[in-house]
Context: one part of a larger RNA
């Protein structure tokens, strides 16, 4: 001397940062993923026309439902893991919604079924029959630039023959055409899957280890290579240039430190893995699971005892544990994300505001003059020193505070509306020296000493060591000394 600290005294603003390092402990509550009526059908409210009434027909608005996309992003954790996890250089046997480009296509049908209505079970959570009925939900059937297999030629790029393989439509519009879709295909971005050299911590008071092992035919099996799995068959593979075994641990950009070399670390930001109550599992999908399903367990809740329900390591917030870590805030104005053609809706991502001296920086707490060097304090050798220009009194200034007017940038447009923060920040003006200092230490290292009290006591201590009656080392008072909204103290790296 630095730091996600904590403590102990003490605190005036401001601006950027940061803020559960412990109990991957267990959560009341609200909120954190929805969205589209330009895909579909049904109902319920209201207003208009038309009707004599049933009702029809249209305009706005709300419901669940079916169907599309999205929920695999975003957000959080560090358990687990010594691993191709990750860094970094390489490779291909592979896949890819949404978006760009090129191509070529969108013809005719059909049968369901939710929601609806009827009847029923059940405390509930949910459920069961019957029945009608829509689609950009399903399904055949036609084509087929074209792909996919299989065959033939050809070294090979390809050619050529068979088989097989689609599609949906809704909107503006009088129409024409347009807009958004849909299918097939190829190219592309941009993501991802797998392999692979090379780097990656301690221990030998762990020295052998390994039977799907090691490699081969061949079947499966996957988007893909592959002992990935089978079934035979060989007997191989790793190791002291440390294998196996054990502790420990998310890993890298970096981040402290240090002239470096190194050493320690890996909080916030970023990119990458892995988890999501704990174990397992599949479905759905272009991709898989924190707020999605099944099972199994531990826990908890409600239960009418028959059954059900739940998952904060999302943002706030409770308990516990801890030295010890915040608001159950406001807006989606920006920025992005999802959905929608769009108005627009969703968003605890985010922006933003509270709290905390937790850090780092800035401000300030007044300037100048003022000696009869006052009063009082504490010291004496009782002359007198020192607290000291310090007070007081005079005289400016108004940083900061109070108060009042004005008031943004960030906000994008043809034009207009449209800011959470925020009546903030800033600017003007009026007032008052007015609101605002403390901690530590003072034998030697180490800068700074006298009184007094106590008497090996109380006590100090980071080393050396101070205290037994004159203690600059206790404790207390003037004094100094050092740093200051901070100032010791621990404890942990360099």
């Nucleotide at each position: 001397g630095g730091a996600c600290a904590a403590c102990g005294c003490u605190g005036g603003c401001g601006g950027c940062g940061u803020g559960c390092c412990u109990a991957a402990c267990a959560c009341a509550u609200g909120c954190a993923a929805g969205u589209c009526g330009c895909a579909c059908g049904c109902u319920c409210u209201u207003c208009c026309u038309c009707g004599c009434a049933a009702g029809a027909g249209g305009g706005a608005g709300g419901g669940a439902g079916u169907g599309g996309c999205g929920c695999a992003c975003g957000g959080g954790u560090g358990a687990g893991u010594a691993u191709c996890a990750c860094g970094u250089g390489g490779g291909u046997a592979c896949c890819u919604g949404c978006c760009u480009c090129c191509a070529g296509g969108u013809g005719a049908g059909g049968a369901a079924u939710a929601c609806c209505g009827g009847c029923g079970a059940g405390a509930a959570a949910u459920c069961g029959c019957c029945g009608a009925c829509a689609a950009u939900a399903c399904c055949g059937c036609a084509u087929a630039c074209g792909c996919u297999c299989u065959c033939u030629c050809g070294c090979g790029a390809g050619a050529g023959a068979g088989a097989g393989c689609a599609a949906a439509g809704c909107c503006u519009g009088c129409a024409a055409a347009g807009g958004c879709g849909c299918c097939u295909g190829g190219a592309g971005a941009g993501g991802g899957g797998c392999c692979u050299g090379c780097g990656c911590c301690c221990g030998a008071u762990u020295a052998g280890c390994c039977a799907g092992u090691u490699g081969g035919u061949g079947g499966g099996g996957u988007a893909a290579c592959g002992g990935c799995u089978c079934a035979c068959c060989a007997a191989a593979g790793c190791c002291a240039c440390g294998a196996u075994c054990g502790g420990u641990c998310g890993c890298u950009g970096g981040u402290c430190u240090g002239a470096g070399a190194g050493g320690a670390c890996g909080a916030u930001c970023a990119g990458c893995c892995a988890c999501a109550c704990u174990g397992g599992g599949a479905u759905u999908g272009a991709g898989a699971a924190c707020g999605a399903c099944c099972c199994a367990g531990a826990c908890u809740c409600c239960u009418a005892c028959g059954g059900g329900g739940g998952g904060c390591a999302g943002c706030a917030g409770u308990g516990a544990g801890g030295a010890a870590u915040c608001u159950u805030c406001g807006u989606c104005a920006a920025u992005g994300g999802g959905g929608g053609c769009a108005a627009c809706c969703c968003u605890g991502a985010a922006c933003g505001a509270g709290c905390a001296a937790c850090g780092c920086c800035g401000c300030g707490u007044g300037c100048a003059g003022g000696a009869c060097g006052a009063c009082g304090g504490u010291u004496u050798u009782c002359g007198g020193a020192u607290c000291g220009u310090a007070a007081a009194c005079u005289g400016c200034u108004u940083u900061u505070c109070u108060c009042u007017g004005g008031g943004a940038c960030g906000a994008g447009u043809a034009a207009a509306a449209g800011g959470a923060c925020g009546g903030u920040a800033c600017c003007a003006g009026a007032g008052c020296a007015a609101u605002a200092a403390g901690c530590c230490c003072c034998g030697g290292c180490u800068a700074a000493c006298u009184a007094c009290g106590u008497g090996c006591c109380a006590g100090c201590a980071g080393c050396c060591g101070c205290g037994g009656u004159a203690a600059g080392a206790c404790g207390u008072a003037g004094g100094g000394g050092g740093c200051g909204a901070g100032c010791g103290u621990u404890g942990u790296c360099c």